[in-house]
RNA sequence: GCGGGCGUAGUGAAAUGGCUAUCACAACAGUCUCCAAAACUGUUAUUUCAGGUUCGAAUCCUGGCGCCCGUG
Numbered sequence: 001g002c003g004g005g006c007g008u009a010g011u012g013a014a015a016u017g018g019c020u021a022u023c024a025c026a027a028c029a030g031u032c033u034c035c036a037a038a039a040c041u042g043u044u045a046u047u048u049c050a051g052g053u054u055c056g057a058a059u060c061c062u063g064g065c066g067c068c069c070g071u072g
Stems, first nucleotide, its partner, number of pairs: 001071007010025004018055001027043005048064005
């Protein structure tokens, strides 16, 4: 250089173009406890960026950025 894949809460993942983007762990608060842990309840926080298509985009299209794999 060429080809392919990936990018979603702090971390790991899910989501057929359609309801308030879901789950686990984590963090925080509470209950319990002599204290803590565990358990239970609740809360916070997410679609890599810019355009386009569409009534409607995490999802489709184009370009950028980053990471990974293959290859001359």